[in-house]
RNA sequence: UGAGUUGGUCGGGUGGUCGCGGUCGGGCGUUGGACCCGGUCGAGGAAGGUCGGGACUCCGUAGGGCAGGGUGCUGGCUAACGGCCAGUCGAGGUGACUCGCAGGAAAGUGCAACAGAAAGCAGACCGCCGAUGGGUGCUCCACUUUUUGGGGUGCAACAGGUAAGGGUGAAACGGUGCGGUAAGAGCGCACCAGCGUCCGGGGCGACUCGGACGGCUGGGUAAACCCCACCCGGAGCAAGGUCAAACGUGGGACGGCCUGCCCGGCUCAUGUCCCCAGGUAGACCGCUUAGAUGGAUGGCCACCCGGCCCGCCUUCAGGCAGGCCGACAGAAUCCCGCCUACAGACCGACUCACCGU
Repeated sequence: UGAGUUGGUCGGGUGGUCGCGGUCGGGCGUUGGACCCGGUCGAGGAAGGUCGGGACUCCGUAGGGCAGGGUGCUGGCUAACGGCCAGUCGAGGUGACUCGCAGGAAAGUGCAACAGAAAGCAGACCGCCGAUGGGUGCUCCACUUUUUGGGGUGCAACAGGUAAGGGUGAAACGGUGCGGUAAGAGCGCACCAGCGUCCGGGGCGACUCGGACGGCUGGGUAAACCCCACCCGGAGCAAGGUCAAACGUGGGACGGCCUGCCCGGCUCAUGUCCCCAGGUAGACCGCUUAGAUGGAUGGCCACCCGGCCCGCCUUCAGGCAGGCCGACAGAAUCCCGCCUACAGACCGACUCACCGU
C1' cells in the first nucleotide's frame, strides 16, 4: 500500500411557519360537552418477522398417567430459553475465522435410482488354479492273446477351489509389503488404521497424549421410524375485572368445568353463562416517563452536516461554484433473546500478499 476477517458507535442537526396527540394552567360556555390562549412532553436499533423464553391474568381448590411437543458434546451465565460465554470434536479456509443437521447404527425396522455377481453379516460377470477326483494324447515298467495295474509327461477345463487381479458403482466386508499355496485368502508375519481389554500422564468435564496385550476386522443413513436422557398443564391483554343496558322466553341434551384422552376432583335437575334461535352491548380499569383506539410527531422554507459527479483555482494539502443523493423503516400489556432489512459516516483488534527500513 492492497485484499480480507471480526467487534462496537452513530444513522442527520438548527431556526422559522402551518398543522397533530397527551398533560398542566387560564378563559369562554354550560346539564354535560365543544372551543380559544400559553407552557411542557411526544417512536427503534431493529419498533419489522411472530421464531423462542418469561412476567402478568383466568380455568382453579389442587393432582397422577397416557398421547403430543421440545431439546440433544462439556462446563458456566441467566428468571428462563432452542439464548449467550468459554472449550472439546468434526467440516471448510493459506490464515485471521466461519459453520455444525454434535447422544445411540453392536435393540429393532426401513431406505440407497441405475449399474453391478453381489449393497449387510452378501456375493462370482471376466479372470486365475485345476494339486485332489474325472476326460484325453504320448511314453515307460510289470503282467499279458487282447487287456489290466502302476509311474512319468503334456492338452483341454468337467467336478471343484478362489475373492488376491480386472470390471460396475458415491460406496464392495481393512491398507502396504513379505512368506506361503495348485492358485489364492490375515492363512502366517512386519508396519499402520480401526475395534476390544488393561495400565499410566493431563483436564471439573466433553476429550486428549502414551504404553501393553488380543482377535484379525461388524459399511452409510436417525432434519428416516425408533431407542435413550432431560424438559413442557391449557389459553392468552381481543387475557381479565367493574359499572350500565337488555331480557323474559322458545327448543335440545343429561350433564357442565378442569381448554386432546383416561383416572381423579368440584358442581349438579330449585342444575349446567352446555348447544341452537332471539335481544342488549355504552363507559371505565387493565394502560405505562409516547399511550393512541380508525389509531398522534407531518408538510413547507432557509442554512448547516455527510457522500458522489464535474468545472475552475492551487503553495498538492486544500479551496470555490454547480448538480444529484441522504438508508431500513412506525410503538399498542411489558421485559429478555433470535432471525431478517439497512444509503452513508466513524472507532478498534487480527490475518494474508507486496514493498521499504

Predicted 3D model of a 357-nucleotide RNA (Bacterial RNase P class A) from an Actinomycetes bacterium. Rfam family: Bacterial RNase P class A. By type it is a ribozyme. The sequence was found by an Rfam model in a public genome assembly.